The prediction has a mean pLDDT of 81.
Predicted 3D model of a 471-nucleotide part of an RNA (small-subunit ribosomal RNA, 3' major domain) from an uncultured organism.

[in-house]
Context: one part of a larger RNA
């Protein structure tokens, strides 16, 4: 000087307590272990792996496997020698890949030669092979926790110390006061975006009303769109307090002491991750650890585990009536009205590169039935018939309809979220994508709670002290 401690102060965090909903029990979904396998590619493993890398494994994709093929090579450079157009097309054979024959024959030229191929050859090409304990670079964590540090000068024989300790406050090493310390730099805080109020300023596709069938025409009040401003700074009062930082209560005010919500993550720690994104030392391979193809696989199943979803139901289920959003897509797209069809979805093609077309709720609320029952709860599994993507749904696609109708009757010990427009529920959109295993991610918006006495414990942090045989 650090780590430690079942020392000891004081601070704080959905830490706990208070509440609310939930896993753990059930089915089914997606991961991961094991086990199987020819293969079930690889990697990621407390917290920080396990809906993770993967924003989408039928081929492809792919990196495995099994067969079949290639060898300057699927893909780059540059040289030697030969020889031809390069394409292109045809026959044979073959799951294809390729293989064998065979048709054809250019363009520029300074007549050397080039352009583009082929045959042989050399340099090399490739490796998703190892090594993340050789690395760059980028991530997770401790953590949005308040800290890590320098220069100068002072102290110590030095390692170091002091400033950064102290009384006070603060979300905050945030400020204030004191101090052999003065100053300073990386964080904090603000500067940026969004959201909540008002003003102004434009006014189409948006908005208002009126006339009109439509086209058009009128309005600039509100809505609203999107640019400019303003506004919130303990400004103002009371009280506390050290005449201070502030802190507490009011007033005005759309917002009040950081108005919510976002980007932002210091020095560092886990030899923490990633050689499979990407680069890259070395090693290791070169008729194979490269390259193509077809076909499996990665989608397996006594079984454990993690994350999800749908339910055990009347604050519910069905039927049938009826209203209301915000954010996004849209040209090989988005699709409207019409007509078919129980229906998935076919037909049709208007509009629309989109404030103009088009894709667009549901829960809510009104009525009826249902009356506690494994049922009119639940929807697993299963058998017909079908529909849509695509060369192709056999392994292994999604959806419709008929049938069928399994466990679950609120789930041991033990564990997670969350403090307000939260949680809890209820729908919607996008990325990926030809289709889709999406119940996942990542947006959006409707409807909408209860608690917090308090800091004794549990976990984790933060400062100051102390003990130590550890560094």
């Nucleotide at each position: 000087u650090g780590a430690c401690g079942g020392g000891g102060g004081c601070c704080c965090g959905c830490a706990c307590a208070a509440g609310c909903g939930g896993u753990g029990g059930a089915g089914u979904a997606u991961g991961u272990g094991g086990u199987u396998u020819a293969a079930u590619u690889c990697g990621a493993u407390g917290c920080u792996a396990a809906a993770c890398g993967a924003a989408g494994a039928a081929c492809c994709u792919u990196a495995c496997c099994a067969a079949g093929a290639c060898u300057c090579g699927a893909c780059a450079u540059a040289g030697u020698a030969g020889u031809g157009a390069a394409a292109u097309c045809u026959g044979c054979u073959g799951a294809a890949a390729g293989g064998c024959a065979g048709a054809g024959u250019u363009c520029c030229u300074u007549c050397g030669g080039g352009a583009c191929g082929c045959u042989a050859u050399u340099a090399c090409a490739g490796g998703u092979g190892c090594u993340g304990c050789a690395u760059g670079g980028c991530u997770g964590u401790c953590g949005u926790c308040a800290g890590c540090u320098c220069g100068u000068g002072c102290c110590g024989u030095g390692a170091g110390g002091u400033g950064u300790u102290g009384g006070g406050u603060u979300a905050a090493g945030u400020c204030c006061c004191g101090c052999a310390a003065c100053g300073a730099g990386c964080g904090c805080a603000a500067c940026c975006c969004u959201u909540g109020u008002c003003u102004u300023u434009a006014g189409u596709u948006g908005c208002c009303a009126c006339c009109g069938u439509a086209a058009g025409g009128g309005g600039a009040a509100c809505u609203c769109u999107a640019a400019a401003g303003a506004g919130a700074c303990u400004g103002c009062c009371g009280a506390c307090g050290a005449c201070a930082a502030g802190u507490c209560g009011g007033a005005g005010g759309a917002a009040g002491g950081a108005g919510g919500g976002g980007a932002u993550g210091a020095g560092g720690u886990c030899a923490a991750g990633u050689c499979a994104u990407c680069a890259u030392g070395g090693c290791c391979u070169u008729u194979a650890u490269g390259u193509c193809u077809u076909g499996g696989g990665c989608u397996a199943c006594a079984c454990a585990c993690a994350u999800a979803c749908u339910a055990c139901a009347a604050u519910g289920g069905u039927c049938g009536g009826u209203a209301c959003a915000g954010a996004g897509g849209g040209g090989a797209g988005c699709g409207a009205a019409u007509g078919g069809g129980c229906g998935a979805c076919c037909u049709g093609g208007a509009g629309c590169a989109a404030a103009u077309c088009u894709c667009u709720a549901a829960a809510a609320c009104c009525g009826a039935c249902c009356u506690c029952a494994a049922u009119a709860c639940g929807g697993a599994u299963u058998g017909c018939a079908g529909u849509c993507u695509g060369c192709a749904a056999c392994u292994c696609g999604a959806c419709u309809g008929c049938a069928u109708g399994a466990a679950a009757c609120u789930g041991g010990a033990a564990u997670c979220g969350c403090u307000a427009g939260u949680a809890a529920u209820c729908g919607u959109g996008g990325g990926u994508c030809a289709g889709c295993u999406a119940a996942a991610c990542c947006a959006c918006g409707g409807u909408g709670a209860a608690u917090a006495c308090g800091u004794u414990c549990u976990c984790g942090g933060g400062c100051c002290u102390u003990g130590u045989a550890c560094a």